[in-house]
RNA sequence: AUAUCUCAUUGGCAAACAUACCGAAAGGUAAGGGCGCAAAAUUACCGGCCUAAGGGAGACUAUGGCAGCGGGGUUGCGGUA
Numbered sequence: 001a002u003a004u005c006u007c008a009u010u011g012g013c014a015a016a017c018a019u020a021c022c023g024a025a026a027g028g029u030a031a032g033g034g035c036g037c038a039a040a041a042u043u044a045c046c047g048g049c050c051u052a053a054g055g056g057a058g059a060c061u062a063u064g065g066c067a068g069c070g071g072g073g074u075u076g077c078g079g080u081a
Stems, first nucleotide, its partner, number of pairs: 002081004012037002017032001019030004035068001041074003045071003048066003054061002
C1' cells in the first nucleotide's frame, strides 16, 4: 500500500419506545434506552423513498427531509494474507 474479515482484542455507534424542545409535516436535537451495525464515520453527487408549508381549479409539485434504502466520493481502528 492492497485485499479480506471480526477468530482474538481495544473499543465505537445506537433502532424501536417514552420524555423535553424545534418544525406545517417528513424529520431533527438532547438526555435515557438497545434493535442491530465491520465503517450504522462523513458527504445529498446519482438512483430511490418520505413530507406538501408555499404554489396550483385539480392532478400534482421541493426550494424541505431520509446517510440505519442502494451506489459513488472522502476519512479511520484491529486481526490475517